[in-house]
């Protein structure tokens, strides 16, 4: 310098190929249960989908630029 993957609630992830309601799981928070505290079971809260721009009725997804880590080649 050039090339490749990866970014998604406090933490981890699904979805991305094939554009249309943004998922689980764990944590938080209430309630039940328990003599109490785990466990367990029901509710709930918590997202500019890394960032800007551009196509489109419609963007986490497709296009271009950035940016940050990681790997590889000089």
């Nucleotide at each position: 310098g050039g090339g490749g993957c990866u970014g998604u609630g406090g933490u981890c992830u699904a979805g991305c190929u094939u554009g249309g309601a943004a998922u689980g799981a764990u944590g938080c928070c209430a309630g039940c249960u328990u003599u109490g505290g785990g466990a367990g079971c029901u509710g709930g809260a918590g997202g500019u989908c890394c960032c800007c721009a551009g196509u489109u009725c419609a963007a986490a997804u497709c296009u271009g630029g950035g940016c940050a880590g990681c790997c590889c080649c000089a």